[in-house]
RNA sequence: AUAUUGAAAGGGCAAACCCGUUGUGAGGCGGGGGCGCAAAGUCAUGGGUCUUCGACCUGUUUCAGGAGGAAGAUCGCCAGGCCGCCGAA
Numbered sequence: 001a002u003a004u005u006g007a008a009a010g011g012g013c014a015a016a017c018c019c020g021u022u023g024u025g026a027g028g029c030g031g032g033g034g035c036g037c038a039a040a041g042u043c044a045u046g047g048g049u050c051u052u053c054g055a056c057c058u059g060u061u062u063c064a065g066g067a068g069g070a071a072g073a074u075c076g077c078c079a080g081g082c083c084g085c086c087g088a089a
Base pairs, nucleotide, nucleotide: 012037013036017032018031019030020029021028022027035076041082042081043080045079046078047077048074049073050072051071052070053069056066057065058064059063
């Protein structure tokens, strides 16, 4: 000097739940709250999961079930990209 790791210090974020608001919905936003998080910062890029609509198929056919696919949600599901405070052993 570089790589891995991350004690301490200063702090940061904010799960469930409750209230308000918004959306068909998954969910989002604000306030309270604190489960946890060294990226629980950010990006829907590849998957996963969830919501809505459904080609088409089946049956006991104005009903019920399955459903390629499309649109959306989720970064506190995983992977990946970008940015980032401190630096003991």